[in-house]
The prediction has a mean pLDDT of 85. c-di-GMP-I-GGC riboswitch aptamer from a Desulfobacterales bacterium, 86 nucleotides, folded computationally.
RNA backbone atom coordinates (compact mmCIF):
# COMPACT_ATOMS: atom_id res chain seq x y z
C1' N A 1 0.00 0.00 0.00
C1' N A 2 -3.71 -3.62 -1.23
C1' N A 3 -7.04 -7.40 0.33
C1' N A 4 -9.84 -9.95 4.06
C1' N A 5 -12.89 -10.79 8.94
C1' N A 6 -11.56 -17.38 9.18
C1' N A 7 -8.87 -16.78 14.13
C1' N A 8 -7.81 -13.65 18.57
C1' N A 9 -8.60 -9.19 21.45
C1' N A 10 -12.00 -5.83 21.17
C1' N A 11 -15.47 -1.90 19.13
C1' N A 12 -20.15 0.21 17.38
C1' N A 13 -25.49 -0.36 18.03
C1' N A 14 -31.11 -0.95 14.14
C1' N A 15 -36.16 -1.53 15.61
C1' N A 16 -38.58 -0.81 20.12
C1' N A 17 -39.26 1.27 25.39
C1' N A 18 -38.37 5.28 29.07
C1' N A 19 -36.39 10.33 30.12
C1' N A 20 -34.81 15.00 27.94
C1' N A 21 -34.04 18.80 23.65
C1' N A 22 -36.23 20.65 19.01
C1' N A 23 -42.00 23.86 15.30
C1' N A 24 -40.25 19.54 12.72
C1' N A 25 -36.99 16.20 10.23
C1' N A 26 -34.06 14.50 13.96
C1' N A 27 -30.62 14.51 18.17
C1' N A 28 -28.68 13.27 23.44
C1' N A 29 -28.85 9.72 27.82
C1' N A 30 -30.38 4.70 29.78
C1' N A 31 -32.06 -0.14 28.44
C1' N A 32 -31.96 -3.30 24.06
C1' N A 33 -29.41 -5.96 19.53
C1' N A 34 -31.25 -5.81 13.60
C1' N A 35 -26.89 -5.64 11.77
C1' N A 36 -21.76 -3.58 10.70
C1' N A 37 -14.64 -4.61 8.51
C1' N A 38 -14.56 1.45 9.32
C1' N A 39 -22.10 1.24 11.44
C1' N A 40 -14.77 5.87 13.62
C1' N A 41 -14.81 11.17 12.14
C1' N A 42 -16.04 15.06 8.15
C1' N A 43 -22.05 17.85 5.12
C1' N A 44 -17.51 18.30 -0.31
C1' N A 45 -21.15 16.20 -4.55
C1' N A 46 -25.80 13.63 -5.20
C1' N A 47 -30.31 11.48 -2.98
C1' N A 48 -34.04 11.49 0.83
C1' N A 49 -36.55 14.02 4.91
C1' N A 50 -38.11 18.70 7.79
C1' N A 51 -39.87 23.44 8.52
C1' N A 52 -39.59 28.87 6.35
C1' N A 53 -40.27 32.43 2.28
C1' N A 54 -42.27 32.72 -2.48
C1' N A 55 -44.74 31.86 -7.70
C1' N A 56 -48.78 29.03 -10.12
C1' N A 57 -53.61 26.55 -9.21
C1' N A 58 -60.82 26.52 -7.58
C1' N A 59 -58.60 22.72 -4.77
C1' N A 60 -55.65 18.42 -4.23
C1' N A 61 -51.10 19.82 -5.41
C1' N A 62 -46.79 21.53 -8.60
C1' N A 63 -42.37 24.67 -9.00
C1' N A 64 -38.31 28.06 -7.19
C1' N A 65 -34.89 30.05 -3.24
C1' N A 66 -31.87 29.65 0.68
C1' N A 67 -31.82 27.21 5.93
C1' N A 68 -31.86 22.68 8.94
C1' N A 69 -31.40 17.14 9.24
C1' N A 70 -29.52 12.38 7.57
C1' N A 71 -22.31 9.67 7.81
C1' N A 72 -26.62 2.80 9.67
C1' N A 73 -28.76 6.18 1.59
C1' N A 74 -24.71 6.46 -2.29
C1' N A 75 -20.05 8.61 -3.69
C1' N A 76 -15.81 11.26 -1.82
C1' N A 77 -12.08 12.94 2.03
C1' N A 78 -9.46 11.47 6.44
C1' N A 79 -7.73 8.28 10.74
C1' N A 80 -7.40 3.22 12.70
C1' N A 81 -6.95 -2.89 15.63
C1' N A 82 -5.83 -7.96 13.77
C1' N A 83 -4.36 -11.36 9.75
C1' N A 84 -2.39 -12.28 4.84
C1' N A 85 0.23 -10.62 0.32
C1' N A 86 3.59 -7.16 -1.79
RNA sequence: UCAGAAAAAGCCAAACUCCGAGUAAUCGGAGGACGGAAAGCCACGGGUCCGGCUGCGCAGGCGGCAGGAUAGCCGGGUUACCUGAG